[in-house]
RNA sequence: GGGGUUAUAGCUCAGCGGGAGAGCGCUUGACUCACAUUCAAGAGGUCACUGGUUCGAAACCAGUUAGCCCCA
Numbered sequence: 001g002g003g004g005u006u007a008u009a010g011c012u013c014a015g016c017g018g019g020a021g022a023g024c025g026c027u028u029g030a031c032u033c034a035c036a037u038u039c040a041a042g043a044g045g046u047c048a049c050u051g052g053u054u055c056g057a058a059a060c061c062a063g064u065u066a067g068c069c070c071c072a
């Protein structure tokens, strides 16, 4: 230099172009003498960034950034 792949909650990851989610973790409550377990509720997200397509984009297209892999 060329190609591929990944980027979504604190962590690990789902997510047919129209509802942003799960598990773990965190907070509160119930239970208990207390703790743990269990149960219920809740908080927590500019979906890496910039532009484009579309009535509508986390998703499609182009570029940028960062990580990983392959080729030279």
Stems, first nucleotide, its partner, number of pairs: 001071007010024004018055001026042005048064005